[in-house]
Context: one part of a larger RNA
């Protein structure tokens, strides 16, 4: 000087408390540990791993296993020699394919320099998801959107260092004010950026019955500006009020200081060193990553009457679409099929876009008209191909489960809870991820305690 303390003082945060909904019990999904396996590829693995890398493992992916092949190689560059044929097409045999063997047709360009291109052979090399994240770059997580971290000059101290940055107030904030051997400055804070709430003007193609709604562009508006009041004075600031669509940071996003964890990643990529070179490279077929006594994390669906089922009926927003979205009509109980209009989209389609909601009926508290696992049969779709191993539909089957021990999570407002919709990945596959709108609460006395953090002090 820091760090630490079951030392002290002050302060903050869904940290506790006050509430609401959950998890932990059940079934299933997914990930992980373990076990098993020829292989169950690898990495992540306290907070900061575990619906994580993976925005999508049937083949491919693929790195793993078994088996079969190739060896200048699947792709790239150079040199030398040969070829002189744009070594590609067709056929036969073998084979699971890859590959191997054989046959056939056809057969370069040219400035005439053997120049270019192709193939073969040899070689330098190529290749490696092989090792090292404790050799690295880049990127990322975390403390933490916490309010801190420093510098120049001066001053103090023998010095390490201190001061500034401590003190009194105040703030979300080292935010601002006052004071002060300090005076200034930088990185952070805030603001500048984007979306949104109100209004105005213009713009209206494809939007509207309409000067409304809506789209786009530009602007106005909020600044403690005004009034009252508190803080010894004053300032900063706090409390209340008016006006206002909005009030004291209006709401949300992007933005992450110096650094910490020898944090994570050599498997995105890049890269030093080491290792393999008829194999740790590469091609192919099949299998595996999907196993299953068990254990853990995160979810989905429920256990019902604020509900289930049936009929009728109302209201969104974000988005996506030409290898695509696919209307009307018809067929099918349905998944879906036939069909082909329109649309390169404010035009047409997904999609009359919703569901919870509302109205009416039924069930009458039961393992049930709750719940839907599991299994059988029959189908649909995608795709060379659904056996291992896809999703969906119909009929039948109808398991556990009657609200969950110790413990534990999220959330302070258009939030929690609940309801559906869209998108990326993608041939197909979503209970995950990222967005969108609909309905829409309860509670906060307070800071003693738990956890994390900040300042001063010991």
């Nucleotide at each position: 000087u820091g760090a630490c303390g079951g030392g002290g003082a002050c302060c903050c945060g869904c940290a506790c408390a006050a509430g609401c909904a959950g998890u932990g019990g059940a079934g299933c999904g997914c990930c992980u540990g373990g076990u098993u396996u020829a292989a169950u590829u690898c990495g992540a693995u306290g907070a900061u791993c575990a619906g994580c890398g993976a925005a999508g493992a049937a083949c491919c992916u693929c790195a793993c296993c078994u088996g079969g092949g190739c060896u200048u190689g699947a792709a790239c560059u150079g040199u030398a020699g040969c070829u002189g044929c744009a070594u590609g097409c067709c056929c036969u045999c073998u084979g699971a394919a890859a590959g191997g063997a054989g046959g056939g047709a056809g057969g370069c360009u040219u400035u005439c320099g053997a120049a270019g291109g192709u193939g073969c052979u040899a070689u330098a090399g190529a290749g490696g998801u092989g090792a090292u994240g404790c050799a690295u770059g880049g990127c990322u997580g975390u403390c933490g959107u916490c309010a801190g971290c420093u510098c120049g000059u001066g001053u103090c101290g023998u010095g390490a260092g201190a001061u500034g940055u401590a003190g009194g107030g105040u703030u979300a904030a080292g935010u601002c004010c006052c004071a002060c051997a300090a005076c200034g400055a930088g990185c952070g804070c805030a603001a500048c950026c984007c979306c949104u709430a109100u209004c105005c003007a213009g713009u209206g193609u494809u939007a509207u019955a309409a000067u409304u709604a809506c789209u786009c562009u530009g602007g106005a508006g909020a600044c403690u500006g005004c009034c009252c009041u508190g803080c010894c004075a004053a300032a900063a600031c706090g409390g209340g009020g008016a006006g206002g669509a909005a009030g004291g940071g209006g709401g949300g996003g992007a933005u992450g200081a110096c650094g910490u964890c020898c944090a994570g990643u050599c498997a995105u990529c890049a890269u030093g060193u080491c290792c393999c070179u008829u194999a740790u490279g590469u091609c192919c077929a099949g299998g595996g990553c999907u196993a299953c006594a068990c254990a853990g994390a995160c979810g989905c669906u429920a256990c019902a009457a604020u509900g289930g089922c049936c009929g009728g009926u109302a209201c969104a927003a974000u988005g996506g679409g030409u290898u695509g979205c696919c209307a009307a009509a018809c067929c099918g109980c349905a998944a879906g099929g036939u069909g082909g209009a329109g649309c390169u989209a404010a035009u047409c389609c997904c999609a009359u876009c919703a569901a919870a909601g509302c109205c009416g009926g039924u069930c009458c508290c039961a393992g049930u008209u709750c719940g839907g696992a599991u299994u059988g049969c029959a189908g649909u779709c995608u795709g060379c191909a659904a056996c291992u191993c896809g999703a969906c539909u119909g009929c039948a089957u109808g398991a556990a489960g009657u609200c969950g021990g110790a413990a534990u999570u999220g959330c302070u407002a258009g939030u929690a809870a609940u309801c559906g919709c869209g998108c990326a990945u993608c041939a197909g596959c979503a209970u995950g991820g990222c967005g969108c709108g609909g309905u829409g609460a309860a509670u906060a006395c307070g800071u003693u305690c738990u956890c994390g953090g900040g300042u001063c002090u010991u």
Model confidence (mean pLDDT): 83 of 100. This is a predicted structure of a 458-nucleotide part of an RNA (small-subunit ribosomal RNA, 3' major domain) from a metagenome. It matches the Rfam family "Bacterial small subunit ribosomal RNA".